[in-house]
A computed fold for an 81-nucleotide RNA from Roseinatronobacter ekhonensis, annotated as transfer RNA. Its mean pLDDT, the model's own confidence on a scale to 100, is 81.
RNA sequence: GCGGGUGUGGCGGAAUGGUAGACGCAGAGGAUUCAAAAUCCUCCGCCGCAAGGCGUGGGAGUUCGAGUCUCCCCACCCGCA
Numbered sequence: 001g002c003g004g005g006u007g008u009g010g011c012g013g014a015a016u017g018g019u020a021g022a023c024g025c026a027g028a029g030g031a032u033u034c035a036a037a038a039u040c041c042u043c044c045g046c047c048g049c050a051a052g053g054c055g056u057g058g059g060a061g062u063u064c065g066a067g068u069c070u071c072c073c074c075a076c077c078c079g080c081a
Stems, first nucleotide, its partner, number of pairs: 001080007010025003018064001027043005045054003057073005
């Protein structure tokens, strides 16, 4: 240099173009216990006092609607040279 693949909360990992983040781990609070472990319940992206707004590597496009399709860029992995 050429070709292919991957990129989603703190981590792993789902999501047929139709409520973004299922499910698990980690974390927080509570119940239980003499105390703990285990178990059970609730919460758990960001900004904001709230109402609300934003958020799938970055940007643009298509579409009524994009994590998903198209284009450019970035990072990483694989192969070829």
Record summary
It matches the Rfam family "tRNA". The family's RNA type in Rfam is transfer RNA. The sequence is in RNAcentral, with records from Rfam.